Molecule: small-subunit ribosomal RNA
Organism: uncultured bacterium
RNA sequence: AGAGUUUGAUCCUGGCUCAGAUUGAACGCUAGCGGGAUGCCUUACACAUGCAAGUCGAACGGCAGCACGGACUUCGGUCUGGUGGCGAGUGGCGAACGGGUGAGUAAUGUAUCGGAACGUGCCCAGUAGCGGGGGAUAACUACGCGAAAGCGUAGCUAAUACCGCAUACGCCCUACGGGGGAAAGCAGGGGAUCGCAAGACCUUGCACUAUUGGAGCGGCCGAUAUCGGAUUAGCUAGUUGGUGAGGUAAAGGCUCACCAAGGCGACGAUCCGUAGCUGGUCUGAGAGGACGACCAGCCACACUGGAACUGAGACACGGUCCAGACUCCUACGGGAGGCAGCAGUGGGGAAUUUUGGACAAUGGGCGAAAGCCUGAUCCAGCCAUGCCGCGUGAGUGAAGAAGGCCUUCGGGUUGUAAAGCUCUUUCAGCCGGAAAGAAAUUGCUUCUAUUAAUACUAGGAGUAGAUGACGGUACCGGAAGAAGAAGCACCGGCUAACUACGUGCCAGCAGCCGCGGUAAUACGUAGGGUGCGAGCGUUAAUCGGAAUUACUGGGCGUAAAGCGUGCGCAGGCGGUUUUGUAAGACAGACGUGAAAUCCCCGGGCUUAACCUGGGAACUGCGUUUGUGACUGCAAGGCUAGAGUGUAGCAGAGGGGGGUAGAAUUCCACGUGUAGCAGUGAAAUGCGUAGAGAUGUGGAGGAAUACCGAUGGCGAAGGCAGCCCCCUGGGCUAACACUGACGCUCAUGCACGAAAGCGUGGGGAGCAAACAGGAUUAGAUACCCUGGUAGUCCACGCCCUAAACGAUGUCAGCUAGGUGUUGGGGAAGGAGACUUCUUUAGUACCGCAGCUAACGCGUGAAGUUGACCGCCUGGGGAGUACGGUCGCAAGAUUAAAACUCAAAGGAAUUAACGGGGACCCGCACAAGCGGUGGAUGAUGUGGUUUAAUUCGAUGCAACGCGAAAAACCUUACCCACCUUUGACAUGGCAGGAAGUUUCCAGAGAUGGAUUCGUGCCCGAAAGGGAACCUGCACACAGGUGCUGCAUGGCUGUCGUCAGCUCGUGUCGUGAGAUGUUGGGUUAAGUCCCGCAACGAGCGCAACCCUCGAUGUCAGUUGCCAACGGGUAAAGCCGGGCACUCUGACGUGACUGCCGGUGACAAACCGGAGGAAGGUGGGGAUGACGUCAAGUCAUCAUGCCCCUUAUGCCUUGGGCUACACACGUGCUACAAUGGCCAGGACAAUAGGCAGCAAUACCGCGAGGUGGAGCCAAUCCCAAAACCUGGUCUCAGUUCAGAUUGUAGGCUGAAACUCGCCUACAUGAAGGCGGAAUCGCUAGUAACCGCAGGUCAGCAUACUGCGGUGAAUACGUUCCCGGGCCUUGUACACACCGCCCGUCACACCAUGGGAGUGGGUUUCACCAGAAGUAGGUAGCUUAACCUUCGGGAGGGCGCUUACCACGGUGAGAUUCAUGACUGGGGUGAAGUCAUAACAAGGUAGCCGUAUCGGAAGGUGCGGCUGGAUCACCUCCUU
Repeated sequence: AGAGUUUGAUCCUGGCUCAGAUUGAACGCUAGCGGGAUGCCUUACACAUGCAAGUCGAACGGCAGCACGGACUUCGGUCUGGUGGCGAGUGGCGAACGGGUGAGUAAUGUAUCGGAACGUGCCCAGUAGCGGGGGAUAACUACGCGAAAGCGUAGCUAAUACCGCAUACGCCCUACGGGGGAAAGCAGGGGAUCGCAAGACCUUGCACUAUUGGAGCGGCCGAUAUCGGAUUAGCUAGUUGGUGAGGUAAAGGCUCACCAAGGCGACGAUCCGUAGCUGGUCUGAGAGGACGACCAGCCACACUGGAACUGAGACACGGUCCAGACUCCUACGGGAGGCAGCAGUGGGGAAUUUUGGACAAUGGGCGAAAGCCUGAUCCAGCCAUGCCGCGUGAGUGAAGAAGGCCUUCGGGUUGUAAAGCUCUUUCAGCCGGAAAGAAAUUGCUUCUAUUAAUACUAGGAGUAGAUGACGGUACCGGAAGAAGAAGCACCGGCUAACUACGUGCCAGCAGCCGCGGUAAUACGUAGGGUGCGAGCGUUAAUCGGAAUUACUGGGCGUAAAGCGUGCGCAGGCGGUUUUGUAAGACAGACGUGAAAUCCCCGGGCUUAACCUGGGAACUGCGUUUGUGACUGCAAGGCUAGAGUGUAGCAGAGGGGGGUAGAAUUCCACGUGUAGCAGUGAAAUGCGUAGAGAUGUGGAGGAAUACCGAUGGCGAAGGCAGCCCCCUGGGCUAACACUGACGCUCAUGCACGAAAGCGUGGGGAGCAAACAGGAUUAGAUACCCUGGUAGUCCACGCCCUAAACGAUGUCAGCUAGGUGUUGGGGAAGGAGACUUCUUUAGUACCGCAGCUAACGCGUGAAGUUGACCGCCUGGGGAGUACGGUCGCAAGAUUAAAACUCAAAGGAAUUAACGGGGACCCGCACAAGCGGUGGAUGAUGUGGUUUAAUUCGAUGCAACGCGAAAAACCUUACCCACCUUUGACAUGGCAGGAAGUUUCCAGAGAUGGAUUCGUGCCCGAAAGGGAACCUGCACACAGGUGCUGCAUGGCUGUCGUCAGCUCGUGUCGUGAGAUGUUGGGUUAAGUCCCGCAACGAGCGCAACCCUCGAUGUCAGUUGCCAACGGGUAAAGCCGGGCACUCUGACGUGACUGCCGGUGACAAACCGGAGGAAGGUGGGGAUGACGUCAAGUCAUCAUGCCCCUUAUGCCUUGGGCUACACACGUGCUACAAUGGCCAGGACAAUAGGCAGCAAUACCGCGAGGUGGAGCCAAUCCCAAAACCUGGUCUCAGUUCAGAUUGUAGGCUGAAACUCGCCUACAUGAAGGCGGAAUCGCUAGUAACCGCAGGUCAGCAUACUGCGGUGAAUACGUUCCCGGGCCUUGUACACACCGCCCGUCACACCAUGGGAGUGGGUUUCACCAGAAGUAGGUAGCUUAACCUUCGGGAGGGCGCUUACCACGGUGAGAUUCAUGACUGGGGUGAAGUCAUAACAAGGUAGCCGUAUCGGAAGGUGCGGCUGGAUCACCUCCUU
């Protein structure tokens, strides 16, 4: 510090996700040791049991229990407070600390900084005292009540308990005269004096009283800061203030009486929700964000609510009273209790420890002290909860062991890893030693102070002895022995780390993207690897990354985002200059910012964590001093901003009134006759009752052609004939005036198209709804005929639009050019006018700059400033609820649950378009002939079957694989066999191989049998090669699967003209350029131009063939001349001239001429030529597309079968047949059929072959065999020509079918071959919709040959013969190429995609209501308590004249008030029959709304209609394609 994820790819926007750090954690797997730390985050839920606050006998009366002493004794014991001590009690101090928890509390809190009107036990310092009396009361005793808790009556008694009196430095009150108010003793010691004694007395110490001051602590007040919600906007009657009084320790409406009417609030009051606050903690570069466990400070609370008492301090955790809930005891009458102290229990929960030890240390309470108490604390125990440290060994060791895993079978890897050898011993375990934490208090000696005192007491010094929970712990030493000690997660990318097997969209994984449908580095396992390590992962949570809330540090034309527009209060901001001030600001000093934490430097534990000393820091707040630039404030000037005046100018600016002509419609009349209207075509409609057409006249409403224009005006919406009235704004020019008067603007106010609403008018045309007619599968639409609201006017509402420049307003600055509108100036001109210049608008192009790009560009989207509005992923949703507004429609404000990993912008390449331009092709057109109808052939589908083997399926499957299914082929079926196999290699044993015959069987096969021994080496034995048999195992074999694992081959677009690269250039980039453009071509063929220049694969050419000719060659070909010869014949000699054969050449190149063209390329015409513009044909198939075809040609990975899915054999099947389709044959006849006669080819093939002449047969064919291994021989022509016949018919057409008889091939023609003869003689009379081929030696017609093949050809591949017609042309159909355009497509239009309906699930709104919580108001009620009052009852201290009084208590009562009750609201949560929409789901149903001109351009607002998408009306927008015109700009 970044990364993954939207796309075919790109850039951007934008969300989601990951890597980091952290935790009071939990869960899973695992686990050796130690140190330090932490440990109920949930139910402030309920609690058994024990402990957590006592202490003082030196305050007191005393003596229940214990011990000692004494006395008595009947030896059983009794008595005795005398002593140590002490239960209970009186009294004092403490219990308000310490400890826990975070419910409440958004301020009576906390933090920081200040303040004045206060209190204060114990402590410190000072001053002054501590005299003299009195009356009670617990305990105790007696009696009584009660189950208990406890209580009552009577009697006795003490005090540092209580009450007077005296005194009063200081204190309090005061009218300044005065008045008031204290106390307590206890202990130690003691020389005199007194006393019988106790003691008095003195002294010391501690207590005590009064008071002053201090320290520390506490109470109160203020300022600033302190979470979210405005779908909470108004709140408040003690409320705000005053006066007076009361009350308090103290200021104060704290309380009361009276008076006034204030106080708070958009700088967020009130209300609701949430929350203890802070130092700090976590994270972060920081700014921030989140949190507030442990430790520390403050606050609040103590079962819930209320209340006071005591006290220095409480409205009191382990106190009291009352009410309530709950639990327990009970004799039912009544009582007891409060773990949010430490342990512990139950419950809750994912989850959090021992009913431990000790007061040794630190601290606290009491005490004179010893001491006692202390679940504070210190320790120990439990838990890997976190942090830190250590260990699980070290060295050597290659035969690279064994085993595992993988493998290309060679090896690789685990791996120096192990074993082995040599060492070490931390830690654990064992044995032994052994701390620090402990020094005070105390005793003794001594000094000082005090004192009369060598007592006492206090302080200092010295000395002695005691005290340890932890704990025999830390630590140290010793012996033994590698001995006891490693796991967890991950390995597709992000992200370090890969293979095998299993599984087969299953099981499963997953943080995001996504893996899994038979070769999974993604699931599971294994091997290996990577990371961390006594831990490792997962989950949860916080910050970070996230500049996705942007202060630091973002945006708003099109991605989310500028309010529809203006005016304008508050607010924010503000020209120039002078002076002052000092609020802001800046600088210095001082105070504070607790400690701990963080950081730095040190120190202590062996190190570290941890602990500790010092420093820095604590960015803050306050006080004070200074400065005067800047902002503010105050005062005074200025004129450049703003405004006013004067003089002009333009204008559909607004409101009102009037008026004009054209047109539509209607009415009346005339003329006139059969149609009119409407459409793609029609129909509905109108018309013989006279329409339409035409003429004249009239009525009425609405709108204003031309001018007219990227012209004008207005803030926007918007505004259009002409004239008049009223009125707003703008611009220009020159001067004068005011003197910052300004800009922006939350809330507010005003205006605001169309549609719509209300009332009243009006209504010609148009026209939602509606009706009818068409179209259609349907047509609630598009089209047509009608037609109502509405459109118009007046008044009142509504307040929304794609209200758009999708661009807020204002101001400054920053190149130009061109046009246009309104002004001004200058120059020229006779004038029309022209040129230059300056302003205010309005358009286009464009530099810099900006932008993701598109684009913007002085009218900014550039660069700055001011202010406002708005945005923060998509959907849900501009929806629900609530509020406000509205007559309504609805508008405005505006969420959440849930769900997805995208949604989106711009641009790129392709593809596509019922987009455009250009071009080509038997693509259409023009022609010729077919197919589709018939019969039969053949292939396919379907059906059938034991099997009808398999494959091919739009073009590009279907006379295709198959260039030949009777057996074989053959892969299929039935049956019969076989198992190392029909075939290959290897081992062992035997045998050569081979061959003859017989038997069984359908055959395969099985059994028997005859003959027979070879070749090489070796003397022989024996061995070897080939072959056969047997045995066992490796293996063979598979037309079994997967063409979607593959190679190879092939089809197709398409013989279409395209497809690319290097360098350069342009672009952020994908990409573009080149390859586009102007011409031209069959062609990306060539030329020209050009940020391109070149190149490659394609095109063309080179190759083959046909066409002309030359040379060479001349048999088997040929025969002109010569000779021979025949019935005839190149038959022979001979020749190679010709034909021909076949090898090499020549020839054709737009080369020549003319024209056109741009001086080009090229095109047109012509000449010559056998051939003319690639001469005809062929071979040749770019980059790629179709997961196209083929695992059954072959090859091949994986999987599967292995006495079978292999192999052999017989028979059957592939040949079936209601049907459908494709392709070809033959026909339907006279351009013909039949008969007779006659003629002319080429390519090929031929020895298990072609076969002549001849003979036989009607014929197929047979016999026979000349010739030929082929330019020699053979197969071997038909259409055609000549003559005859048939005469338009199911025929002398056509030939299916069937019968009979034959022929050929072949072991074998039944299933199932071909041919012949005779007989039979079906459909068929030129073929519906539709559709195919062909542009010249072509179509059409005619036959021939070949391959396959024993046989079988209407098929296929070739060959020649005869031999046409037509092409105006490119509008249309199909296909293709190039350019351009739109796109929501990229699996690419066979694309994408919208809505209803049906089903399932999820969350949510409404809902008659129902049940809770919180809260407000009104009323009732009123415990305990406090305060006030007081008829009743009662009363020790004081006073008294002894009667009583003062004072107190109980009771009663008043006020306040908790619980409780009633009623009416508000708010919130849960739930609810039914219901509304929403979301998500497998391949459901209906249509096809959108994306291309999406087939009616789309969208926005509104109204209306319709199953649904949606349609239509009105107004608006371009975020519409295309064409034309106009205008403007560039070159």